Description:
This is a predicted structure of a 73-nucleotide RNA (c-di-GMP-I riboswitch aptamer) from an Anaerolineaceae bacterium. Its mean pLDDT, the model's own confidence on a scale to 100, is 83. Of the family's consensus pairs, 94% are formed in the model.
RNA sequence: AAAAGGAAAGGGCAAACUUAUCGAAAGGUAAGGACGCAAAGCCAGGGGUCUGCCGGAUAGCCCAGCUGCCAAA
Numbered sequence: 001a002a003a004a005g006g007a008a009a010g011g012g013c014a015a016a017c018u019u020a021u022c023g024a025a026a027g028g029u030a031a032g033g034a035c036g037c038a039a040a041g042c043c044a045g046g047g048g049u050c051u052g053c054c055g056g057a058u059a060g061c062c063c064a065g066c067u068g069c070c071a072a073a
Base pairs, nucleotide, nucleotide: 005070006069012037013036017032018031019030020029021028022027035060041066042065045063046062047061048058049057050056051055
């Protein structure tokens, strides 16, 4: 220094499921929960998937873009 990497440390997020609530649905939000995650942070631009009808959803499916913790081997 941070390309490859995630050992250790300090933090962070939170799948399934449950309850409440919004929605036609997919799904969202809040609380509990703890399967996992170094981008499981942000972003719907491209592809995929879901809903079903001209609108939505999904970043915990992949790519692109922007940002970001650590530093043992």